[in-house]
RNA sequence: GGCUGGCAAAGGCAAACCAUAAGCAAUUAUGGCACGCAAAGUUACAGGCCCAUUUCGCAUUUUGAAAUGGGCAGCUGAACUACCGAA
Numbered sequence: 001g002g003c004u005g006g007c008a009a010a011g012g013c014a015a016a017c018c019a020u021a022a023g024c025a026a027u028u029a030u031g032g033c034a035c036g037c038a039a040a041g042u043u044a045c046a047g048g049c050c051c052a053u054u055u056c057g058c059a060u061u062u063u064g065a066a067a068u069g070g071g072c073a074g075c076u077g078a079a080c081u082a083c084c085g086a087a
Base pairs, nucleotide, nucleotide: 005084006083012037013036017032018031019030020029021028022027035074041080042079043078045077046076047075048072049071050070051069052068053067054066055065056064
């Protein structure tokens, strides 16, 4: 240095829920709190999922399909970066 790992050491993040705010919504931000996480750091590139609008189809609602826009990195993969060296 690399792979790998986190039984060591030093740390980090923060689910659900609650409060406030933004948004049609999915969801996001801040604060509290911890379910957990070895990248639960960043990136929407590929797949997947969620929301909205329009169209098609259905006798109607609903379910389904397509297009467009938005979201999820704590869904999977991929890309970039990172602590330690106890094994």

Background
This is a predicted structure of an 87-nucleotide RNA (c-di-GMP-I riboswitch aptamer) from Candidatus Melainabacteria bacterium RIFCSPLOWO2_02_FULL_35_15. The sequence was found by an Rfam model in a public genome assembly. The coordinates come from a structure-prediction model, not an experiment, and the mean pLDDT is 83.